[in-house]
RNA sequence: AGGCAAUCGCGGGGGAUUCGUCCCACGAGGAAAGUCCGGACUCCACAGAGCAGCGUGCCGGGUAACGCCCGGUGAGAGUAAUCUUAAAGACAGUGUCACAGAAAAGAAAACCGCCGCCACGAGCGGUAAGGAUGAAAAGGCAGGGUAAGAGCCUACCGGUUGUCGAGUAAUCGGCAAGCCUGAUAAACCUCACGCGGAGCAAGACUAAAUAGGAAAGGGUUGAGGUUGCUCGCUGACCUUUCGGGUAAGUUGCUUAGACUUGGGCGGCGACGUUCAAGCAAGAUAAAUGAUUGCCGUUAACAGAAUCCGGCUUAUUGAC
RNA sequence: CGGGGUGUAGCUCAGUGGUAGGGCGCAAGUUUUGGGAACUUGAUGUCGCAGGUUCAAAUCCUGUCACCCCGACCA
Numbered sequence: 001a002g003g004c005a006a007u008c009g010c011g012g013g014g015g016a017u018u019c020g021u022c023c024c025a026c027g028a029g030g031a032a033a034g035u036c037c038g039g040a041c042u043c044c045a046c047a048g049a050g051c052a053g054c055g056u057g058c059c060g061g062g063u064a065a066c067g068c069c070c071g072g073u074g075a076g077a078g079u080a081a082u083c084u085u086a087a088a089g090a091c092a093g094u095g096u097c098a099c100a101g102a103a104a105a106g107a108a109a110a111c112c113g114c115c116g117c118c119a120c121g122a123g124c125g126g127u128a129a130g131g132a133u134g135a136a137a138a139g140g141c142a143g144g145g146u147a148a149g150a151g152c153c154u155a156c157c158g159g160u161u162g163u164c165g166a167g168u169a170a171u172c173g174g175c176a177a178g179c180c181u182g183a184u185a186a187a188c189c190u191c192a193c194g195c196g197g198a199g200c201a202a203g204a205c206u207a208a209a210u211a212g213g214a215a216a217g218g219g220u221u222g223a224g225g226u227u228g229c230u231c232g233c234u235g236a237c238c239u240u241u242c243g244g245g246u247a248a249g250u251u252g253c254u255u256a257g258a259c260u261u262g263g264g265c266g267g268c269g270a271c272g273u274u275c276a277a278g279c280a281a282g283a284u285a286a287a288u289g290a291u292u293g294c295c296g297u298u299a300a301c302a303g304a305a306u307c308c309g310g311c312u313u314a315u316u317g318a319c
Numbered sequence: 320c321g322g323g324g325u326g327u328a329g330c331u332c333a334g335u336g337g338u339a340g341g342g343c344g345c346a347a348g349u350u351u352u353g354g355g356a357a358c359u360u361g362a363u364g365u366c367g368c369a370g371g372u373u374c375a376a377a378u379c380c381u382g383u384c385a386c387c388c389c390g391a392c393c394a
Stems, first nucleotide, its partner, number of pairs: 002295007010027002013024004029301001033312002036310005041199004048231004053195005058072005073087001074085004088190002093188002095184003111131002113127005139157002142154003158180002160177007203251004213242006224234002244393003259278008320390007329343004337374001345361005367383005
C1' cells in the first nucleotide's frame, strides 16, 4: 500500500428546531483471519479435597497471565558478521530396534581372518586390532606391549566422576582418576511446575403469543448443577420423541481502559515508573461507499461483531 | 459468533512406527454361438499439503488447507 479538495450517500453520537429539516465532529486492520495459546468479564460453592487426565520443560528476568517476550549458557550452520534451536532425566523401571548380520544390548557373541595346541578332523582354545552386515557393533588415534590381541600400559583428543576457582544460575576454566555399559522419552514412564467447568447463542431484565400440552424413561433410597470417577456443597426436577407459540426489545456493548500519543527518569533489554495532552468504529442482515479534479512508484492480502496480550498464517513494493 | 469431527486407489472402508491392503469398480485371459455369471491374472496411491522427531512416519509432533456436523428463545 494512497494524499488533498468538492459533491452526493450510509452508520451510530452530539446540538439546534418554526418538527419540514439543518449544523457539528467521528467512522476497519496489521493482520479485523486461523481460533493455536494466555487473560479480563459472566454463571455454576467466588472455586473446595483426592485420584485420573492434560499442558509446559537449559538458566535468569519481564508480564495481569502465557506455550509469549528479553538477556545469557550449551549445541548446530556459516570464512566471518551473524543466524537457528520442543534444549530436564536413558546407571528408577518397562518396551522397541524390521531386514541383514556370528552378535542389537547380557561385560554377551567367533562367520571370515589372526595366534597357539593338536588325536591334522568341518577339531580344541585364545583374540573384538582387521574384513564382512547394518541406521547403529561397546570411546577415537598413535606408540609400547603380546603367541596373536585387548585402556593391558603410555601420550594426545573426547566423555564421565571427584575436587578447587569464577558466576544468582544454566554453565565455564584448572587439576586428578583408565572411571569409559548404544539409540529412542514428538514410546510408556520419572521428576519439577501449572491447570475446576462452561462460554456474550455467557449472563441480567422487559414484552408478545399458545394447548403452560401428550407419551415413554429416570428421580427426595438424591435428579440436575458438576467435564471422567469418588467425596463435599446445592436441593426438584431431568432426558428423549411428538405437538404448540414467538422469531421482538433493552442491557452486557463500547468514553475511562493491563487505553492512546509525546517527553523525562531507571534498566544491556523485554519492561517499569512519572509528567503532560487526548477520548478515537460500535452495527444486528449488519454502516465505513460513489463520482469528478490534481498529485503519486498505478497498488497486495483482506473487512470489526464481548474486550485485551501474544503466536501463526496470507500479503505488493522498498530499506 | 461459539463448539466438535473427518481427509488412505474411481467409490466405500481397514491399517496407529518396520516392503500400503479388503470389497465394489476397471483391464486382459479362460468358458459360451454371443452376452451375463463364474474362475484366473493384472493395473491403479507423492496416505490433503508443508516442516520436524526417529535408522525408519499413513501412523508421533507442529503449522496449514479443504470438507462435514451441532448450537435461537418461550412453555
Molecule: RNase P RNA; transfer RNA
Organism: uncultured Quinella sp.